[in-house]
RNA sequence: AGAGUUUGAUCCUGGCUCAGAACGAACGCUGGCGGCGCGUUUUAAGCAUGCAAGUCGAGCGAAUGGCCCCCUUCGGGGGGACGGAAGCGGCGGACGGGUGAGUAACACGUGGGUAAUCUGCCCCGGGGACGGGAAUAGCACAUGGAAACAUGUGGUAAUACCGGAUACGACGGCCUGCACAGAGGUGCGGGCCGGGAAAGGCGCUACGGCGCCGCCCCGGGAUGAGCCCGCGGCCCAUUAGCUAGUAGGCGGGGUAAGGGCCCACCUAGGCGACGAUGGGUAGCCGGCCUGAGAGGGUGGACGGCCACAUUGGAAUUGAGAACGGUCCAGACUCCUACGGGAGGCAGCAGCUAAGAAUCUUCCACAAUGGACGGAAGUCUGAUGGAGCGACGCCGCGUGAGCGAAGAAGGCCGUGAGGUUGUAAAGCUCUUUUCGGGAGGGGGAAUAAGGCUCUCAGGGAAUGGGGAGCCGAUGACGUGAAUCCCGGAAUAAGCCCCGGCUAACUACGUGCCAGCAGCCGCGGUAAUACGUAGGGGGCGAGCGUUGUUCGGAAUCAUUGGGCGUAAAGGGUGCGCAGGCGGCCAGGAAAGUCCGGUGUGAAAGUUCGGGGCUCAACCCCGUGCUGCGCUGGAAACUUCCGGGCUGGAGUACAGAAGGGGUCGUCGGAAUUCCAGGUGUAGGGGUGAAAUCUGUAGAUAUCUGGAAGAACACCGGUGGCGAAGGCGGACGGCUGGUCAUGUACUGACGCUGAGGCACGAAGGUGCGGGGAGCGAACAGGUUUAGAUACCCUGGUAGUCCGCACAGUAAACGAUGCGCACUGGCCGUCGGGCGGAAGCCCGGUGGCGAAGCAAACGCGUUAAGUGCGCCGCCUGGGGAGUAUGCUCGCAAGGGUGAAACUCAAAGGAAUUGACGGGGACCCGCACAAGCGGUGGAGCAUGUGGUUUAAUUCGAUGAUACGCGAGGAACCUUACCAGGGCUUGACAUGCAGGGGGAUGUGCCGGAGACGGCGCAGCCCUUCGGGGCUCCUGCACAGGUGCUGCAUGGCUGUCGUCAGCUCGUGCUGUGAAGUGUAAGAUUAAGUUCUUUAACGAGCGCAACCCCCACCGCCCGUUGCCAACAGGUAAGGCUGGGCACUCAGGCGGAACUGCCGGCGACAAGUCGGAGGAAGGUGGGGAUGACGUCAAGUCAUCAUGGCCCUUACGUCCUGGGCCACACACGUGCUACAAUGGCCGGUACAGAGCGCAGCGAAGCGGCGACGCGGAGCGAAUCGCAGAAAGCCGGUCUCAGUACGGAUUGCAGUCUGCAACUCGACUGCAUGAAGAUGGAAUCGCUAGUAAUCGCGCAUCAGCAUGGCGCGGUGAAUAUGUUCCCGGGUCUUGUACACACCGCCCGUCACACCAUCCGAGUCGGAGGUACCCGAAGUCGCCAGCCUGACCGCAAGGGGGGCGGUUCCGAAGGUACGUCCGGUGAGGGGGGUGAAGUCGUAACAAGGUAGCCGUACCGGAAGGUGCGGCUG
Repeated sequence: AGAGUUUGAUCCUGGCUCAGAACGAACGCUGGCGGCGCGUUUUAAGCAUGCAAGUCGAGCGAAUGGCCCCCUUCGGGGGGACGGAAGCGGCGGACGGGUGAGUAACACGUGGGUAAUCUGCCCCGGGGACGGGAAUAGCACAUGGAAACAUGUGGUAAUACCGGAUACGACGGCCUGCACAGAGGUGCGGGCCGGGAAAGGCGCUACGGCGCCGCCCCGGGAUGAGCCCGCGGCCCAUUAGCUAGUAGGCGGGGUAAGGGCCCACCUAGGCGACGAUGGGUAGCCGGCCUGAGAGGGUGGACGGCCACAUUGGAAUUGAGAACGGUCCAGACUCCUACGGGAGGCAGCAGCUAAGAAUCUUCCACAAUGGACGGAAGUCUGAUGGAGCGACGCCGCGUGAGCGAAGAAGGCCGUGAGGUUGUAAAGCUCUUUUCGGGAGGGGGAAUAAGGCUCUCAGGGAAUGGGGAGCCGAUGACGUGAAUCCCGGAAUAAGCCCCGGCUAACUACGUGCCAGCAGCCGCGGUAAUACGUAGGGGGCGAGCGUUGUUCGGAAUCAUUGGGCGUAAAGGGUGCGCAGGCGGCCAGGAAAGUCCGGUGUGAAAGUUCGGGGCUCAACCCCGUGCUGCGCUGGAAACUUCCGGGCUGGAGUACAGAAGGGGUCGUCGGAAUUCCAGGUGUAGGGGUGAAAUCUGUAGAUAUCUGGAAGAACACCGGUGGCGAAGGCGGACGGCUGGUCAUGUACUGACGCUGAGGCACGAAGGUGCGGGGAGCGAACAGGUUUAGAUACCCUGGUAGUCCGCACAGUAAACGAUGCGCACUGGCCGUCGGGCGGAAGCCCGGUGGCGAAGCAAACGCGUUAAGUGCGCCGCCUGGGGAGUAUGCUCGCAAGGGUGAAACUCAAAGGAAUUGACGGGGACCCGCACAAGCGGUGGAGCAUGUGGUUUAAUUCGAUGAUACGCGAGGAACCUUACCAGGGCUUGACAUGCAGGGGGAUGUGCCGGAGACGGCGCAGCCCUUCGGGGCUCCUGCACAGGUGCUGCAUGGCUGUCGUCAGCUCGUGCUGUGAAGUGUAAGAUUAAGUUCUUUAACGAGCGCAACCCCCACCGCCCGUUGCCAACAGGUAAGGCUGGGCACUCAGGCGGAACUGCCGGCGACAAGUCGGAGGAAGGUGGGGAUGACGUCAAGUCAUCAUGGCCCUUACGUCCUGGGCCACACACGUGCUACAAUGGCCGGUACAGAGCGCAGCGAAGCGGCGACGCGGAGCGAAUCGCAGAAAGCCGGUCUCAGUACGGAUUGCAGUCUGCAACUCGACUGCAUGAAGAUGGAAUCGCUAGUAAUCGCGCAUCAGCAUGGCGCGGUGAAUAUGUUCCCGGGUCUUGUACACACCGCCCGUCACACCAUCCGAGUCGGAGGUACCCGAAGUCGCCAGCCUGACCGCAAGGGGGGCGGUUCCGAAGGUACGUCCGGUGAGGGGGGUGAAGUCGUAACAAGGUAGCCGUACCGGAAGGUGCGGCUG
């Protein structure tokens, strides 16, 4: 510090996810030791049991206990010291400990105030303590009660209580002086009056008193507390208004104290957009976690503050108030004799419940601290420790060294080896840890007390202050350090290994089981699942889950954006607010500097130190903030003064569809009336509905009505926007240039607010020509609730009122300033002109900006000010609440849930019922076919024991098959074999190989015989058989694991590379443009220059010529010869064959073109613009085809999925399709005669002549390994004859009989021959195929395969056409361009209803619960007040009585409770609504290409649904 994920790829935007750190954690697996920490985050739920706050006998009286003494009637009694229950009294139970419910508040933090206060114990100072009195607990007796407890009577003490005296101060009143301060006061004083105190105990004593601990009053301090204020820290505005003690005043009450805290009266205020009120949530902070920081999150442990103590209320005591106090009420639990009572773990431990989850009913007061006490001491679940828990942090260990035969085993393997791996074993060594034992520092300082020294005071003693020495006490603790003995001994796991992200193989599994943080893995070779081996990471832990921060600049102060990605408000005016020109002066709020107080401790940082290190602990330092104070004055601010440049005003001038009101005009349309006139008109792609002989359309004249204003007109003008267009007039807004004068910052922006605001829509009233939602009809269509047509209502128009939206767009807020230019145009000014300046409006463009597109003085550049808005997609602009509206609806505006994207721009393709250009038998033109028939053949289907398998649109289907009767053969049935039919090797044993005979059998096979070796170094070897072991074998699977080969696009003209250049990049350029070509063929131009694979050429055949060679070919001349014949001699001239050359190159001429490439025409030529044909197939596409040609990975079978044999099947047949053959006839059939090829093939072959047979064929065997012989008669053709339009003398299927040939064998299942039979078929629906010249058509011939079998295939020649105007259309293709929401690429994508399942949500008659509110009722405890009914010790009074107190009663207030009402929140709810999600449901086709009617926005109506239509708007 970043990374993964949207795409075919790219850049950007943007969300999601990951890597980090952290935790009071939990869960899974695992677990050796120690140190230091931490441990109910849930239910402030309920609690058994024990303990957690007591103490003081030196305050008081006393029960009682043992001890001692005395007395004794021996029952006991008295006294003393000691201990001491309960009680009175004092102090403490207000601390310590727990919890976080409540609380949004002066609760907390921080800084201040208290002139508005209190403060027990403690410290300092001053003064004092005199003298009396009356009670009451305990106790005793009695009574009631189950108990808790209560009551009565009697008697008793005090440091308990009450008068009196005294009063330095304090306090109150009156008078008054000085100083300080300033808010009502404080300090120092003076005078008079009033009024308030006390307690003793212990020790010592010389008995006088002294000391110590206490007591009272006053002042001061310290500590603690109360109250008040400034500032600071949560969410919701879908909470906008709140408020009656409310705000203030006067007077009073109350308090320690100010205050409306409380009360009476008076006034009518107070709070709020700087967020009141309401709702939700929450204890706050120091800190802690994270982060570079700013910030974000958090408040567990520790520390500070607050609040609470079963829930609610209340007072009492006290210095101070209530966890372990009191009273009342509620709920709950427990006891009960049913009358009543008791209780409060959010103390420590523990229990139950809840929960994913959180400990011992431990030890000790030894230390620290606290309460009490003079002290000893007692108490102390505070605390110190121990226990449990890897919950966290830190440290240590599980051994170290040597050790290669690189052991065994495992795993992998190309079988060589690799790896685990120096790892182990083994040898040597060590002992942290562990076990046993020893050991015992420190935590303990000192108290009481003792000794010594010393000090103050005093007459002395006790006593007091200081220093030193001594002096008891250890829970932890079987503790720590340390030492000895023993022995490698006691100690390793967890997660991961597709990318991110470090680490790979095998097997298993087969979209199953499973994984997954995101992207995504798994459908038979899975580095992604499971296991194993290996590896990576961390390590007593490792992973997972949850949460927080980070990464996230993804809420952006630091530090983001808004033309098209989400985002500029529809527009203006403008209150508040924010911001604001120039000059000098003053102030000093902001700002800056110094000083100072505070910022607790702990923690963090930095420096240092102590535990062996570390964690941990200690010391120092530091700490953005706030207060006080001194200073500075540049900037902001404030105050007053001035200026004119910003802004504005006036006058002179100008342009304009700016607004509004009124008047007028012509063209057109429709209608009405009339004339002329006659059969149609209208409408469409074509039609129909419609209209017209009752006279339309057309045309003319006249009239009526409403709406809109052609030309001008423009990229032009005006307006803030919406918007504004005939002419004229009235009223009226704004703008611009120039000049002069004036005001003097008057400015900019603008949340709320107000106004304006297209179309559509609404209300009322008018109007209504045309147009025209809805609607109706016609048409189209599978349908057509549409597009098209005929009609047509609202509406469109006017007035008034509402509505308030839009693609209200420049998808671009307003203002100001600054930053090169060029061209056009509107208005104005200057100028003679050229032209210049200002204000608008357009085009192109510098810099710059931008993801790109693009913007570019009219900014999307550079800055400043202010406003609005955005924060992933869907859900959704929905629900709900509020608000506006007559309604339609508008404004504001979520969440659950769900997805890993949704997007922008650009790129390359592909595609388009986009465009341009151009090709091709692509269409057209033409010829012949297919589709109908019969048959052949292939395929589908069906059948079958099997009908083996593959090929399946084009690119399968006379295809693999270039030969299925057996064989082939892979299939089926049956019969056999198991080292095998075939290969190699080893071991053992036997033997020649081989040929042949017989028997059984369907055969394979089994059995029995016969004949029969070579080499040798004598060991054996070659060859072969048997047995055994390795292994063979498989046409078994996977063509989606592959090689090779092939089809297709396509013989199309394309496909690329290097370097350079352009672009952020994908990519482009090159390869574009112009011209040309069959061609990316060539030329010209050019940021390209070159190159490669393709094209072309080079190769083969054919066409012409030459040369060479002439046998088997040929025969012109010569000779011979025949019936004829190159038959012979001879010759190679010709034909021909073979070989080698030549020839054609737009070379020549002319036109066109650009002086090019080239093209058109012509000449010559056998051939002319690639002369015809072949071979040749670029990068690639179709996971195209083939595992059955072959090869091959993996998987599978192994007495069978191998192999052999016999027979069967591949030949089936109700059908369907493809490819063919033969036909349907007369351009023909048949009969007879007759002519002319080419290319091939032949020895297990072709087979002549001759003979036989009607024939297939047979006999025969010449010749020929072939330019020699043979196959071999070519056929159509030509000549002649016949048939005469008929299912025929066409056609030959089918069937019968008889044969021929091949072959071991023609039954299933061959071909051929003869005779007989003589089916369908009379030119073939929709549709569809081939062919552009020696082509189609037609005719035959040959060859491969092959024993035999050809309508198929591959070749050959014979005869030999028609047509092409052309490129609109169909199909395919090429180049350029355009659009795109496509990229498995249009066989794409994709929308909505409906149906099904699941999920969340909204509404909902209601219903249940909670919260808070208002009004009223009842009203506990209790304070203040009131009442004089009862009681009454101290004081007053001689007394009566009074004062005071208590009890009792009572007003106000008052908790809980009740009633009523409305508010808010939540649960649930018949049913209803939409939404989301879900491999293969239904209907259509809306959108994306002009998406087939351009789309979209607003609105209105309509429709199963997408949607359609109207009106206006936008171009995206």
Predicted 3D model of a 1516-nucleotide RNA (small-subunit ribosomal RNA) from an uncultured Spirochaetales bacterium.
RNAcentral holds the sequence, with entries from SILVA.
Model confidence (mean pLDDT): 86 of 100.